This is a predicted structure of an 86-nucleotide RNA (c-di-GMP-I riboswitch aptamer) from Paenibacillus ginsengarvi. Of the family's consensus pairs, 95% are formed in the model. RNAcentral holds the sequence, with entries from Rfam. The coordinates come from a structure-prediction model, not an experiment, and the mean pLDDT is 85. Rfam family: c-di-GMP-I riboswitch aptamer. Rfam's curators write: GEMM was predicted in a large-scale screen for bacterial structured RNA regulatory elements.

């Protein structure tokens, strides 16, 4: 240095529920909380995947269906990084 990851050290993050705000929704923010996480740090106009449909467009048997211009990084992925037992 690369890989790897412990019942180690110093520390870190924070799922669900509930409350408030926000949004059409998905979702986001704050509080509470702690399921978990060795990248649960960053990236959503590099890629795959997933969620949503106010508007718009296409189709339609007029019931709806499909499609992000909306989101998700705690799905994969990419990039960067702390510590050091085996």
């Nucleotide at each position: 240095u690369c890989a790897c990851g412990a019942u180690a050290a110093c520390g870190g993050c924070a799922a669900a529920c509930c409350u408030g705000c926000u949004g059409a929704a998905a979702g986001g923010c704050a509080g509470c909380g702690g399921c978990g996480c060795a990248a649960a740090g960053c990236u959503a106009c590099a890629g795959g995947g997933c969620c949503u449909u106010c508007u718009u467009g296409a189709c339609c048997u007029c019931g709806g269906u499909c499609a992000a211009u909306g989101g998700c990084a705690g799905c994969c992925a990419g990039c960067u990084a702390c510590c050091g037992a085996a």